[in-house]
Molecule: RNase P RNA; transfer RNA
Organism: Planctomycetota bacterium
RNA sequence: CCACGUUACCAGACGAUCGCGGUCGGGGUCGCGCACGCGGCUCCGGUCGAGGAAAGUCCGGACUCCACAGGACACGGUGGUCGGGAAACCCGACCGUCCCCGGAUGGCGGGGCAGGGAAAGUGCAGCAGAGAGUAGACCGCCACGGCCUUGGGCCGCGGUAAGGGUGAAAGGGUGGGGUAAGAGCCCACCGCGGGAACCGUGAGGGACCCGGCAUUGUAAACCCCACCAGGAGCAAGCCCAGACUGCGGGCAGGUGUGGUCCGCACCGCAUGAACCGCGAAUGGGCGCUAGAGGGUUGGCGGCAACGCCCACCCCCAGACAAAUGAUCGUCCACGACAGAAUCCGGCUUAUCGGUAACACGCCAUC
RNA sequence: GGGGCGUUGGUGUAGUCCGGUCAACACAUCUGAUUGCCGAUCAGAAGAUCACGGGUUCGAAUCCCGUACGCCCCG
Numbered sequence: 001c002c003a004c005g006u007u008a009c010c011a012g013a014c015g016a017u018c019g020c021g022g023u024c025g026g027g028g029u030c031g032c033g034c035a036c037g038c039g040g041c042u043c044c045g046g047u048c049g050a051g052g053a054a055a056g057u058c059c060g061g062a063c064u065c066c067a068c069a070g071g072a073c074a075c076g077g078u079g080g081u082c083g084g085g086a087a088a089c090c091c092g093a094c095c096g097u098c099c100c101c102g103g104a105u106g107g108c109g110g111g112g113c114a115g116g117g118a119a120a121g122u123g124c125a126g127c128a129g130a131g132a133g134u135a136g137a138c139c140g141c142c143a144c145g146g147c148c149u150u151g152g153g154c155c156g157c158g159g160u161a162a163g164g165g166u167g168a169a170a171g172g173g174u175g176g177g178g179u180a181a182g183a184g185c186c187c188a189c190c191g192c193g194g195g196a197a198c199c200g201u202g203a204g205g206g207a208c209c210c211g212g213c214a215u216u217g218u219a220a221a222c223c224c225c226a227c228c229a230g231g232a233g234c235a236a237g238c239c240c241a242g243a244c245u246g247c248g249g250g251c252a253g254g255u256g257u258g259g260u261c262c263g264c265a266c267c268g269c270a271u272g273a274a275c276c277g278c279g280a281a282u283g284g285g286c287g288c289u290a291g292a293g294g295g296u297u298g299g300c301g302g303c304a305a306c307g308c309c310c311a312c313c314c315c316c317a318g319a320c321a322a323a324u325g326a327u328c329g330u331c332c333a334c335g336a337c338a339g340a341a342u343c344c345g346g347c348u349u350a351u352c353g354g355u356a357a358c359a360c361g362c363c364a365u366c
Numbered sequence: 367g368g369g370g371c372g373u374u375g376g377u378g379u380a381g382u383c384c385g386g387u388c389a390a391c392a393c394a395u396c397u398g399a400u401u402g403c404c405g406a407u408c409a410g411a412a413g414a415u416c417a418c419g420g421g422u423u424c425g426a427a428u429c430c431c432g433u434a435c436g437c438c439c440c441g
Base pairs, nucleotide, nucleotide: 005358006357007356008355009354010353012331013330014329015328016327017326018325020049021048022047023046024045025044026043027042028041029040030039031038032037051337055348056347058346059345060344061343062342063233064232065231066230070262071261072260073259076228077227078226079225080094081093082092083091084090095115096113097112099111100110101109103366104365105364106363107362108361116224117223121222122221123218124217125216138164139163140160141159142158144156145155146154147153148152172190173189174188175187176186177185191213192211193210194209195208198205199204237286238285239284240283241282246278247277248276249275251272253267254266255265256264257263293314294313295312296311298309299308300307301306332335367440368439369438370437371436372435373434376393377392378391379390386424395411396410397409398408399407417433418432419431420430421429
């Protein structure tokens, strides 16, 4: 200098004219009203006017209603530990493990991990192979017996898991002793299992001691364990005005809580109220945007995620067929992906480019 | 706003639930035979890495996660 990765920030700038939505102030006009005033339309002026993803709707909540959402089962979800966070299929740190980063080994550093349980039970492990789960004698090796032309070969009967071969996986590895040949059969080291001083909040680590140590893998197979979860969603839900002021149902039970049962709540037990269903059918208002708010500066705690405190500043879209656009001028790095619809926190995906920070291997031995 | 499903040769499907020889069928395509030629018929062949990216597993079209595209249903 170039390329790539992660994180954070920015997302053409300025000016003029016209136009659109909200809001504030003023004017005009109409309606209601005794009046103060209220509402509609319109004009003028001020002010504000999409995003980092507004997207996918993959998670979690706030909020609203059903009961202040209670018990059991079913279905579903989550799964190392500690912490952060309102919560989460979220975030941080750490533990364990796996893979990669230069050929081997080791260490540090970086990256990934749905990472509870396989001695609770069940299932599955094709093909190959003698044998696939408390296994296995195919080749080979060895002892004994028999036969043969005795270098050896063949047959029989046993021993053997060291070697070969099959496989993803063959029931610890290397070396030595031992043996007829072998074998944790014995020993040393490594590995594994159990215990354990001590360290750590914890996952876990672990000096040391014991055991020669068959019992694999798979739970993103069924399953078991622990924990979580009631349902619906702003077309939630509430109010006002208008219209209709109708029809039907069950008759001691009905209805609601959107999987089932219980429980709970409401109405009713005799012709009537309530409930449910059907038919018809509009308009307006609230919910609605001031919030797990934002910004700046400083301090404190924490490795970090993040939290706490002080001061100051700001109001930053609230529409309902739905507003951000058009034209012109100047400049530059020549402008991507894309547009709110109850709100918020995450995740994921799309994205022309620009700026900043960090990282992009290192060490020892061979 | 809420819910469900699909993607496999050129085309239409099966296989996915319950993982196992790198996947089957029909039509289409190609080659040869038959025919004077074509069609039909007969014989044979090629053609997919299962939408894409990861993960689990000895092994993935199949199981799990994410993404893209498409379709359907309800209010």